A computed fold for a 512-nucleotide part of an RNA from a Gammaproteobacteria bacterium, annotated as large-subunit ribosomal RNA, domain I. Rfam family: Bacterial large subunit ribosomal RNA. The sequence was found in a public genome assembly.
Context: one part of a larger RNA
RNA sequence: CGCAUUCGGUGGAUGCCUAGGCGGCAACAGGCGAUGAAGGACGUAGCAGCCUGCGAUAAGCCUCGGGGAGCUGGCAAACAAGCUUUGAUCCGGGGAUGUCCGAAUGGGGAAACCCGGCCUGCAUCAGCAGGUCAUCGUCAUCUGAAUACAUAGGGUGGCGAAGCGAACCCGGGGAACUGAAACAUCUAAGUACCCGGAGGAAAAGAAAUCAACCGAGAUUCCGCUAGUAGCGGCGAGCGAACGCGGAAGAGCCAGCACUCUUUAGCAUACGGUUUAGUGAAACGGUCUGGAAAGUCCGGCCAUAGAAGGUGAUAGCCCUGUAUACGAAAGGCCGUAUGUGGAACUAGGUGUGCGAUAAGUAGGGCGGGACACGUGUUAUCCUGUUUGAAGAUGGGGGGACCAUCCUCCAAGGCUAAAUACUCGUUGCCGACCGAUAGCGAACCAGUACCGUGAGGGAAAGGUGAAAAGAACCCCUGUGAGGGGAGUGAAAUAGAACCUGAAACCGGAUGCGU
Numbered sequence: 001c002g003c004a005u006u007c008g009g010u011g012g013a014u015g016c017c018u019a020g021g022c023g024g025c026a027a028c029a030g031g032c033g034a035u036g037a038a039g040g041a042c043g044u045a046g047c048a049g050c051c052u053g054c055g056a057u058a059a060g061c062c063u064c065g066g067g068g069a070g071c072u073g074g075c076a077a078a079c080a081a082g083c084u085u086u087g088a089u090c091c092g093g094g095g096a097u098g099u100c101c102g103a104a105u106g107g108g109g110a111a112a113c114c115c116g117g118c119c120u121g122c123a124u125c126a127g128c129a130g131g132u133c134a135u136c137g138u139c140a141u142c143u144g145a146a147u148a149c150a151u152a153g154g155g156u157g158g159c160g161a162a163g164c165g166a167a168c169c170c171g172g173g174g175a176a177c178u179g180a181a182a183c184a185u186c187u188a189a190g191u192a193c194c195c196g197g198a199g200g201a202a203a204a205g206a207a208a209u210c211a212a213c214c215g216a217g218a219u220u221c222c223g224c225u226a227g228u229a230g231c232g233g234c235g236a237g238c239g240a241a242c243g244c245g246g247a248a249g250a251g252c253c254a255g256c257a258c259u260c261u262u263u264a265g266c267a268u269a270c271g272g273u274u275u276a277g278u279g280a281a282a283c284g285g286u287c288u289g290g291a292a293a294g295u296c297c298g299g300c301c302a303u304a305g306a307a308g309g310u311g312a313u314a315g316c317c318c319u320g321u322a323u324a325c326g327a328a329a330g331g332c333c334g335u336a337u338g339u340g341g342a343a344c345u346a347g348g349u350g351u352g353c354g355a356u357a358a359g360u361a362g363g364g365c366g367g368g369a370c371a372c373g374u375g376u377u378a379u380c381c382u383g384u385u386u387g388a389a390g391a392u393g394g395g396g397g398g399a400c401c402a403u404c405c406u407c408c409a410a411g412g413c414u415a416a417a418u419a420c421u422c423g424u425u426g427c428c429g430a431c432c433g434a435u436a437g438c439g440a441a442c443c444a445g446u447a448c449c450g451u452g453a454g455g456g457a458a459a460g461g462u463g464a465a466a467a468g469a470a471c472c473c474c475u476g477u478g479a480g481g482g483g484a485g486u487g488a489a490a491u492a493g494a495a496c497c498u499g500a501a502a503c504c505g506g507a508u509g510c511g512u
Base pairs, nucleotide, nucleotide: 001511002510003509004508005507006506007505008504009503015497016461017460020432021431022429023428024427025426026425027424028423029421030420031164032163039101040100041099042055043054044053046079049075050074051073061095062094063093064092065091066090070083071082072081106115107114108113116133117132118131119130120129121128122127135161136160137159138158139157140156141155142154143153168199169197170196171195172194173193179186183233209216210215220247221246222245223244224243230238231237251413252412253411255353256352257351258350260348263346265339266338267337268336269335270334271333272332273331274330275329277325278324283298284297285296287294299316300315301305307319308318309317362386363385364384365383366382367381368380369379372398393408394407395406396405397404448455449454468496471483472482473481474480
C1' cells in the first nucleotide's frame, strides 16, 4: 500500500410522520371607502426583542347574551404584582376610543413630517382644548363686468363623486413572436397588453326577426346540425346558419286630462336562517409490556361502529358522532296585520284625447363588423359627402327586377337559465408528503441580490412525559469528553427518530 472481515467517524439518502399545500363538492357572500378604506409608520404589557392584538381609554373600555373555574395572547420559563362563584379569563351581538401617513382633502412635502387661517370655550400674559378650511360635478340661492337688459365671472348652502379590490362582464385602443416549412395578403388575434365603466353577475332582450307559400314567435346558455354550406396567396388555415332536442321562461313603458285602487316604504308579530352554545348511550378483570387501546375471559350501548386523541391497535376513557334543543342583540329571507296618502317620490287599473322617433332610412367615396379576404356580395356600423317617403307609407326575404310573403327602424326598461371566486362555513380526494406539495409546513414575498423595474432562497421530526442530565473528574471559570443520575431506550443528549452511499480512520487476518 492492497484485499477481506469488523468497529467507528462523516454525511443526511431511505422509511415512517404532518403542523402545510393542491384539487373539488355544497351552501353562503360577492364588496370596502370623506362616519376617512385597502395598506402602512410609530407606539402600546412590571421586565430587552419579534409575532399577535390594540390605539394616548392603546394584549384593552362599556353593554347585552353564552359559558362555568380558573386566568393575566405566542416564541418562553421564572420572578413580581394582580383578577376571579358579587361569575373572571374565554366565545358571540351591539357600542365607545381609534396617534400619524395613505384617495388624503387647510397649505406644503424627500409618505408616516413641516407650516398656517377662521370660529368656540378656558386662561393672568404665554397658551391650551375642541371644531372647521381641498377639488370637481349638480341643484338652489345671493351677487354681478366690459354693456342698457343680460351673460361671463364671484359668493353661500344642500347633495354627490374620488381611492382600493382575485377572477368574471361591457366598451375605447391594440401588438409581435409564431404558422404559412422563406414571405408581403392571410395567420397568430381582436389574443397579450393599456385605458374607461359597471354589477353580483354583466351583456343581450320582446322582431323594420326568421322561414318559405307550410309556418315559427324576445334574449341567453347547452347538445346536435357540422368540421357540413361556405370563405381562403382556394395556401396555411378560418368556419356559420336554417332546423331539431334541452335549461330557463315574462313581458312591458312614455304626453295630457279624468277615474279608481293599491304597492313600494314604515311599524309590529310570527316562522325560517345566520352570527356564541347545551344535553347526549354503553367496560371490567387476566396475561405480556415502560405504558394496553393488544391477548384471553366475561358484559353492555347503538337513530351514536364518522373522525381525532389518550404511553402500542378503544363503539362503551376524552373530544366528538346519530339525534334532540338554543339567542338578550345584530344581519338576511318569508308570511300576516296595521299605518300612510295623492301633499312629495316611484308604481298600478280603467276611460278619453293625442303622439308613432329626419340630417334619419337610403345613395357616392374610404374603412370596419358579419364564418364571408370586394368578390356576382346582400345585411349591420360610420369618417366624409349627399339625402327620402310619411301606413294609399316604409324595411327585409344574400347582386338586381317583378310577384308574393313577412315585419314596422331611426326612444326606453326587463327576472331566470349563463360566467367567475379575493373570501366564509362544512365535507370530500385510486392528490403531495419536506429536492414533493403554494415561492413560502419553520416569523417568507422574509434573508439576500439589484440604482430601479424586479429577482428571490435555504431551513420540519429528542422523549409517552423534560423526567433536558443534581453532583464529581479532565480542561482555558473553554469547546468537548468521562463517571453518576433520568428514561423502555441516551449509538433517543438537545449538531437529538430512522441513519444508506460517496469519503476518512481504528482493529484483526492475508498478500506485497